[in-house]
RNA sequence: CCCGUCUCGCGUGACUGGCGAUUUGAGGUGGGGAACCACCGGGGAGCGCGGGAUGCAUCGCCGCGCGCCUGGGCACAGCUU
Numbered sequence: 001c002c003c004g005u006c007u008c009g010c011g012u013g014a015c016u017g018g019c020g021a022u023u024u025g026a027g028g029u030g031g032g033g034a035a036c037c038a039c040c041g042g043g044g045a046g047c048g049c050g051g052g053a054u055g056c057a058u059c060g061c062c063g064c065g066c067g068c069c070u071g072g073g074c075a076c077a078g079c080u081u
Base pairs, nucleotide, nucleotide: 003055004054005053006052007051008050009049010048011047012046015043016042017069018068019067020066027040028039029038030037031036060074061073062072
């Protein structure tokens, strides 16, 4: 110096569903009819840039307090275009 990991700041940001019970309160309103749409509220991984620390890191991450489900996104590895 390059790179990896952690952390902080700024920007951006996919995805944010259904049922049940609990609960003062566990999203709200409207539409649709299945697990979706719009708006609002609240979350949010990841990506980009910069600072700091460090020398490796990996065994996945993201929405809801719990249970049962449904459907996605991201990261990583390989191949193809």

This is a predicted structure of an 81-nucleotide RNA (ZMP/ZTP riboswitch aptamer (pfl RNA motif)) from a Caulobacteraceae bacterium. The coordinates come from a structure-prediction model, not an experiment, and the mean pLDDT is 77. Rfam family: ZMP/ZTP riboswitch aptamer (pfl RNA motif). On this family, see Tran et al., Cell Chem Biol 2020: "Parallel Discovery Strategies Provide a Basis for Riboswitch Ligand Design". Of the family's consensus pairs, 100% are formed in the model. NCBI's taxonomy places the organism under Bacteria, Pseudomonadati, Pseudomonadota, Alphaproteobacteria, Caulobacteraceae.